Notes
The part of an RNA shown here (small-subunit ribosomal RNA, 5' domain) has 545 nucleotides and comes from a metagenome. The coordinates come from a structure-prediction model, not an experiment, and the mean pLDDT is 81.
[in-house]
Context: one part of a larger RNA
RNA sequence: GAACGAACGCUGGCGGCGUGGAUUAGGCAUGCAAGUCGAGCGACGGGCCCCAGCUUGCUGGGGAGACCGAGCGGCGAAAGGGUGAGUAAUAUAUAGACAACCUACCCUCGAGAUGGGGAUAGCGUCUGGAAACGGGCGGUAAUACCCAAUGGUGCGACGAUUUCGAUUGUUGUUGUCGUUAAAGGUUGGGAUCCUUCGGGACCUUCCGCUCGAGGAGGGGUCUAUAUCCUAUCAGCUUGUUGGUGAGGUAACGGCUCACCAAGGCUAUGACGGGUAGCCGGACUGAGAGGUUGGCCGGCCACACUGGGACUGAGACACUGCCCAGACUCCUACGGGAGGCUGCAGUCGAGAAUCAUUCGCAAUGGGCGAAAGCCUGACGAUGCGACGCCGCGUGGGGGACGAAGGCCCUCGGGUCGUAAACUCCUGUCAUGGGUUAUGAAAUGCUUGCAGGUUAAUAGCCUGUAGGUUUGACAAAGGCUCAAGAGGAAGCCACGGCUAACUUCGUGCCAGCAGCCGCGGUAAUACGAAGGUGGCGAGCGUUGUUC
Numbered sequence: 001g002a003a004c005g006a007a008c009g010c011u012g013g014c015g016g017c018g019u020g021g022a023u024u025a026g027g028c029a030u031g032c033a034a035g036u037c038g039a040g041c042g043a044c045g046g047g048c049c050c051c052a053g054c055u056u057g058c059u060g061g062g063g064a065g066a067c068c069g070a071g072c073g074g075c076g077a078a079a080g081g082g083u084g085a086g087u088a089a090u091a092u093a094u095a096g097a098c099a100a101c102c103u104a105c106c107c108u109c110g111a112g113a114u115g116g117g118g119a120u121a122g123c124g125u126c127u128g129g130a131a132a133c134g135g136g137c138g139g140u141a142a143u144a145c146c147c148a149a150u151g152g153u154g155c156g157a158c159g160a161u162u163u164c165g166a167u168u169g170u171u172g173u174u175g176u177c178g179u180u181a182a183a184g185g186u187u188g189g190g191a192u193c194c195u196u197c198g199g200g201a202c203c204u205u206c207c208g209c210u211c212g213a214g215g216a217g218g219g220g221u222c223u224a225u226a227u228c229c230u231a232u233c234a235g236c237u238u239g240u241u242g243g244u245g246a247g248g249u250a251a252c253g254g255c256u257c258a259c260c261a262a263g264g265c266u267a268u269g270a271c272g273g274g275u276a277g278c279c280g281g282a283c284u285g286a287g288a289g290g291u292u293g294g295c296c297g298g299c300c301a302c303a304c305u306g307g308g309a310c311u312g313a314g315a316c317a318c319u320g321c322c323c324a325g326a327c328u329c330c331u332a333c334g335g336g337a338g339g340c341u342g343c344a345g346u347c348g349a350g351a352a353u354c355a356u357u358c359g360c361a362a363u364g365g366g367c368g369a370a371a372g373c374c375u376g377a378c379g380a381u382g383c384g385a386c387g388c389c390g391c392g393u394g395g396g397g398g399a400c401g402a403a404g405g406c407c408c409u410c411g412g413g414u415c416g417u418a419a420a421c422u423c424c425u426g427u428c429a430u431g432g433g434u435u436a437u438g439a440a441a442u443g444c445u446u447g448c449a450g451g452u453u454a455a456u457a458g459c460c461u462g463u464a465g466g467u468u469u470g471a472c473a474a475a476g477g478c479u480c481a482a483g484a485g486g487a488a489g490c491c492a493c494g495g496c497u498a499a500c501u502u503c504g505u506g507c508c509a510g511c512a513g514c515c516g517c518g519g520u521a522a523u524a525c526g527a528a529g530g531u532g533g534c535g536a537g538c539g540u541u542g543u544u545c
Base pairs, nucleotide, nucleotide: 001545002544003543004542006541007540008539009538010537013391014390015389016388017387018386019384020383026347027346028345030344031343032342035075036074037073040072041071044069045068046067048063049062050061051060052059053058054057082302083301084300091227092226093225094224095223096222097221098220101219102218103217106215107214108213109212110211111210112209114148115147116146117145123138124137125136126135127134128133154179155178156177157176158175159174160173161172164169184207185206188204189203190202192201193200194199228274229273230272235265236264237263240262241261242260243259244258245257246256247255277299278298279297280296281292282291283290284289304325305324306323307322308321327338328337329336330335355381357380358379359378363377364375365374366373367372394424395423396422397421404415405414406413407412428486430481431480432479433478434477435476438472443467444466445465446464447463448462449461450460451459452458489534490533491532492531493530494515495514496513500529501528502527503526504525510517511516
């Protein structure tokens, strides 16, 4: 000199863009942060409509429908969001390998979807418990579950042949045997049939279902190289190192097990100890290098502490389950409930870090055919000079150089064109008026064209119009009005180092980054005037180069 997620002191007008719990991965009140689908299911319970009875707010019956709630079922909940405790290598970065692997949703292609069955929740009833939560019996549905059929380039076993190869192999073709599938829904439309006039069958459209092949994106595993300090850590290791066989996994493998052998690593630092998430990057520097990893992006790890599996395409799962522990809460003492390292917020500790705000309008995500619902992701606003950047606090004129302050050799000098005064301007702030972008879509609707189809219905696609959607926002832009009005401080002035005098003090009080000042004339302490520097900031402290 530069930098910072900074803090402290004094001061503080406005705006834009960023940024803000670095310490106790300490404890947490409260609210919200993951739901959605009635076009999968049962007309389950409310609510709604109609009718009847009337004890005028109840009872009984019927209906439409998906408004609310619960349940079965599907998809999602493994993403998004947070933190950096652990981890020195099961991590990360880079470059490769898988002839050792998996992949829901999405895209492309091929083939199929036949016939049956038994349950169960909700519900009803009885019942246990303070509660959390259950138990018995009865009956019911499905795109829930199960059985059978069919079936291939699927899978398994045994073969034949072929391309290539890096050992097991791989790429095609083919034979025999065995084995494994499925689910329907439907807003709408219509020639035909049935009808309890509600509708159903059938056709069609669309959404789904099953098996297989490929793709995309995602993941898993392996290898090489690199990745802090310490030798006052020198030896470490028994599933250890390798083999055979078996099990297990999506998959290779001591991953696990039985048996066999005695190996394996190490001064190119094993093993141990300390510290630490890694990287793209960031800061500094002429560079080489050094330091660092906050915000943003990629990867990893964790979710009260420790352990475990279940479900599932995917987890050993932040707001799932089980066990143990610590802590907090409820209890009828028998037993139960909980997990903010999500967004706000609170206590504590700390030098120190914000709102218990608004909205799903945009972008993105989940579900859904869609309307839509959910979304503390996100978009916004608020707070903090925490940082960077921009703007302002006025401009021109104005001397007899006012008053006042300070200094003085008492002549004067200086603050100083500074002020007053005068002529202007109108940024920002204030008040009024006016007006855009973020809105593109989706849906609905009207045409046209194409496709599907028996169909000029309907549906789908494309295209052209119309309509619909704004939290921010009392913001922003533009414009008008008034009026210099509302807006300057901080540090330094001995040398380094730009900037000097007076008074007070008297080795005292104090200053100080280094040298050093202060003991009666202190440009070094304190104050004042003046000056210098920077300026909505200025200094100090800490840390890095």